A computed fold for a 147-nucleotide RNA from a Deltaproteobacteria bacterium, annotated as SAM riboswitch aptamer (S box leader). Rfam family: SAM riboswitch aptamer (S box leader). Rfam describes the family as follows. The SAM riboswitch is found upstream of a number of genes which code for proteins involved in methionine or cysteine biosynthesis in Gram-positive bacteria. Taxonomically the source falls in Myxococcia (Bacteria, Pseudomonadati, Myxococcota). The coordinates come from a structure-prediction model, not an experiment, and the mean pLDDT is 80. The sequence is in RNAcentral, with records from Ribocentre.
[in-house]
RNA sequence: ACCUUAUCCAGAGUGACCGAGGGACUUGGCCCGGUGACGUCACAGCAACCCUUGUCCCGCCAAACUUAGUAGGCGGAUCAACACGGUGCUACCUCCAACCCCAUAGUUCCAAGCGAUUAAUCGUUUUUUAUGGGGGGAAGAUAAGAA
Repeated sequence: ACCUUAUCCAGAGUGACCGAGGGACUUGGCCCGGUGACGUCACAGCAACCCUUGUCCCGCCAAACUUAGUAGGCGGAUCAACACGGUGCUACCUCCAACCCCAUAGUUCCAAGCGAUUAAUCGUUUUUUAUGGGGGGAAGAUAAGAA
């Protein structure tokens, strides 16, 4: 690298250096950027994934001066605390869209099905367009694990 699980509409920036692009990739859009972006470093901050501590529940193991499946131990899940440590993050929802489904509002030139109608015609579905709309997927990022 690949794989698994979880999360991704909240939050949090100053200084120095650098100097032209940058917001992952492709396309389109929208933005940031010589009033110096992006990046690097320092400091500060945010958050709470891991670590740590406690609570509650479940499972497994299980004592002693004979008790008791109790005390206790281990593991899992819940909720909370902490922020020393390991990461991460500090423009824009992962900046937005792309593929699928749904919703809503429209379109109906041609064609077909169904229903109403004697018929003309009308309605509806397939069709097709749009959306600060909803859900999912893909890709990506981060953490933890596995390898």